[in-house]
Annotation:
The part of an RNA shown here (large-subunit ribosomal RNA, domain II) has 685 nucleotides and comes from Liquorilactobacillus aquaticus DSM 21051. It was read from a public genome assembly. Taxonomically the source falls in Liquorilactobacillus aquaticus (Bacteria, Bacillota, Lactobacillales, Liquorilactobacillus). Its Rfam family is "Bacterial large subunit ribosomal RNA".
Context: one part of a larger RNA
């Protein structure tokens, strides 16, 4: 890892429901005796529970408590009364209470052979160097200090084996080794190693102290005991099939991953006789979208004007005048609001002897399981009109939903799978190939591979509509040709001559020409340009909605932003018709619920259904055993092993092998009753 075998709602007592059975205003007996082959036999009425209640009680009693009452009230009577006893099943209490699982927590006890300290009493430290202190001898000094030399052997003195440790390092990491090996280091008479033998004990010891050691894991040893401690936590919890089918919401909670009561499911019963649903009608309540300023506040511009300032004028004081200056109220026009409303929907909502259509809706009771929801449209709050974000309302789906589309994709789109079928028809979606169906049809857009990601913003991309100016009395565009003159206007300027600047912007000749559009110059000058004139011959120009396209456009493993191929339509638009397409629907056959109806039943017929997680509810299969009855077995029982057999499943026949002694079958009964999961136990391999 695999097998194979064990492995989890038991049992007592008690309560409450159902329910089956005996008896019934009554039911029933425990311990015990007596009996037997053996009872669930017979006796045993103590004692429970019912037949009455009220009140804390004492006590009273169809009343009784309260209460000064005969008052009122509160619990009760009034028969319209059913209860008891055993089995059986469903939940609950109390027990270990489905199983397996803590860290801990106490109490007896064992440990100092590891290891830490202490006591005792032994024992070890090759060799080498260094040369304290004091000595002696000599110098020396008044005498000493002091100096030299030789003696001496001192230290937590030096180097270095034994031994003791453990610096760096390399190996080792299923090791030779649960701590070690090579090399390299440190200390080596010292606060020094190290035998032997004793102390110190867990609420404790020791401790040059690190939460370190107490015998390979010690912020409290190990061993058994209470002990099946507890566990609102995890993990598991074993055969079928059939009906019905949730919740992730409120309250409340030392409560938030736990509970309790509602609320939604199931089951069984009741009553009323249709309360419920669903669309209409009819009648009503209300202050959202909208929308508006009538009020509350925001809020822009004018208009008028009280105040207020500046200036001027007087001035003792009262004042007068005037303003590019503010500006209440007023008022005119525009605006603005979840907490503004003169207004006011559409839904929803609330009723009804009301119409039509379904079948629900309530109450009593037994059982539950929900209390972390996701997402998506839509309405709002939070936030940045971020977030697969987040809290609400509201409809879906998926949680509990298989099946077809969206390449792939719990919450998006179709659509709900009781079973068969080599049958039709669709739905959302598609029809070149992959890949089942149109290389369809009709009329247009797009040339960007746009389709097949994106914005402000750019731009003689192209389509349709529209408005408007010029134009055969020739227009745009090109090309000739002109584009003068008072005058270099007048100021200013170093200069200023259409063209640094300011200021005015006139007249003349003309087909036209600006006191000048731009480019030039130091200042002219020179080039253009507005204007005209000709050449040519039919349309040019501006503006505005609008369909599709274009630029704007850089990411990170590999094209990688259509699923591919690959498409100019295989793209978009509009319309038209065919086909494919699902477990939707039909169809035929079958099963089964649940109602009606036929039928003495067995069963039949029709409607109407059968996706399911937690969960109720119902029916069966096996499995060991216990009675009863029938059985089968050496002419071969279980067990195994093979095989194309039945039966709607769980499962059950039969045949041959093999084994070599017991075993099935019918009716009831009993339970150590069904394995795939528990980092499950134990056993093989």
């Nucleotide at each position: 890892a695999c097998c194979g075998g064990c492995g989890a709602g038991u049992u007592a007592c008690g309560u409450u429901u159902a329910u089956a059975u005996g008896c019934g205003a009554g039911g029933u007996u425990a311990a015990g005796u007596c009996g037997g082959a053996a009872a669930u036999g017979a006796c045993g009425g103590a004692g429970c529970c019912g037949u009455a209640g009220c009140g804390a009680a004492a006590g009273c009693g169809a009343g009784u408590c309260u209460g000064a009452a005969u008052a009122g009230g509160g619990c009760g009577a009034a028969a319209u009364g059913a209860g008891u006893a055993u089995g059986u099943a469903g939940a609950c209490g109390u027990a270990g209470a489905c199983c397996c699982g803590a860290a801990a927590c106490c109490a007896a006890g064992u440990g100092a052979c590891c290891u830490a300290c202490c006591c005792a009493u032994g024992u070890c430290c090759a060799g080498g160097u260094u040369g304290a202190a004091g000595g002696u001898g000599c110098g020396g000094u008044a005498a000493a200090a002091c100096g030299c030399a030789c003696u001496g052997g001192a230290g937590g003195a030096c180097c270095g084996a034994a031994c003791u440790c453990a610096u760096g390092u390399a190996u080792g990491u299923u090791g030779a080794a649960a701590a070690a090996u090579g090399c390299u280091g440190a200390g080596a008479u010292g606060a020094g190693g190290u035998g032997u033998g004793g102390g110190u004990a867990g609420c404790g010891g020791a401790g040059a102290a690190a939460u370190u050691c107490c015998a390979a894991a010690c912020g409290a040893a190990c061993u058994u005991g209470g002990a099946g401690a507890u566990a609102g936590c995890u993990g598991g919890u074993u055969c079928u099939c059939u009906c019905c089918g949730a919740a992730a919401u409120a309250g409340c909670u030392u409560u938030a991953g736990g509970g309790c009561u509602a609320g939604c499911c199931u089951c069984g019963g009741a009553a009323a006789g249709a309360a419920g649903g669903a669309u209409c009608g009819u009648g009503g309540a209300g202050g959202u979208a909208g929308a508006g300023c009538a009020c509350u506040g925001u809020u822009u511009g004018g208009a008028c004007u009280a105040g207020g300032g500046g200036c001027c004028c007087a001035u003792c004081u009262u004042g007068g005048g005037u303003u590019a200056c503010u500006g209440a109220a007023u008022u005119c026009a525009g605006a603005u609001a979840a907490a503004c409303u003169c207004c006011g929907a559409a839904u929803g909502c609330c009723a009804c002897u009301g119409a039509u259509c379904u079948a629900u809706a309530u109450c009593c009771g037994g059982g539950a399981g929900u209390c972390a929801g996701a997402c998506u449209g839509c309405g709002a709050g939070u936030g940045a009109u971020a977030a697969g974000a987040u809290c609400c309302g509201u409809a879906g789906u998926c949680g509990a939903a298989a099946g077809g589309g969206a390449a792939a994709c719990a919450g998006c789109c179709c659509a709900g799978a009781c079973c068969a079928c080599c049958a039709a028809u669709u739905a959302a979606g598609g029809u070149c190939c992959c890949u089942a169906a149109a290389u369809a049809c009709a009329u247009g857009u797009u040339a960007a591979g746009u389709g097949g990601a994106a914005a402000a913003g750019g731009a003689u991309g192209u389509g349709g509509a529209g408005u408007u100016g010029c134009a055969u009395a020739g227009a745009c565009a090109a090309c000739u040709a002109g584009g003068a003159u008072g005058u270099u206007g007048g100021c200013u300027c170093a200069g200023a001559a259409g063209c640094a600047g300011c200021c005015a912007u006139c007249a003349u000749u003309u087909a036209a020409a600006g006191a000048g559009u731009g480019c030039g110059u130091a200042a002219u000058a020179g080039c253009u340009c507005a204007c005209u004139a000709g050449u040519c011959g039919a349309g040019u120009g501006a503006c505005c909605c609008u369909g599709c396209g274009c630029c704007g456009a850089a990411a990170a493993u590999g094209u990688a932003c259509c699923g591919g191929g690959g498409c100019u339509a295989a793209a978009c638009a509009u319309g038209u018709u065919a086909c494919c397409g699902a477990a939707a629907u039909u169809g035929u056959g079958g099963a089964u619920g649940c109602a009606a109806c036929c039928g003495u039943a067995a069963g039949g017929u029709u409607g109407c259904g059968u996706g399911g997680u937690a969960g109720g509810a119902g029916a069966g299969c096996g499995u060991u055993c216990u009675a009863a009855g029938g059985g089968c077995a050496a002419u071969g029982a279980a067990g195994c092993c093979a095989g194309a057999c039945c039966g709607g499943a769980a499962g059950g026949a039969c045949u041959g092998g093999u084994g070599g002694a017991g075993c099935g079958c019918u009716u009831a009964g009993a339970a150590g009753u069904g394995a795939g999961a528990a980092u499950g136990c134990c056993g093989g391999u």